[in-house]
RNA sequence: GCACCCGUAGCUCAGCUGGAUAGAGUGUCAGAUUCCGAUUCUGAAGGUCGCAGGUUCGACUCCUGUCGGGUGUA
Numbered sequence: 001g002c003a004c005c006c007g008u009a010g011c012u013c014a015g016c017u018g019g020a021u022a023g024a025g026u027g028u029c030a031g032a033u034u035c036c037g038a039u040u041c042u043g044a045a046g047g048u049c050g051c052a053g054g055u056u057c058g059a060c061u062c063c064u065g066u067c068g069g070g071u072g073u074a
Base pairs, nucleotide, nucleotide: 001073002072003071004070005069006068007067010026011025012024013023019057028044029043030042031041032040050066051065052064053063054062
């Protein structure tokens, strides 16, 4: 240089044959339980889905460019 894969909540990831409110686990905070903790249970906050543009009635999903990480190849 070329090819391919990944980027979604603080962390690990699902969702990606386009369809309306974007989710799970874990962590954080609050409450219940307890003499106090741990455990368990309930609730809440937390995301412009790497960034920009395009297609579409509608985009995390398709297309283009770009940034970061990884693998392969000469």
This is a predicted structure of a 74-nucleotide RNA (transfer RNA) from an uncultured Clostridia bacterium. Rfam family: tRNA.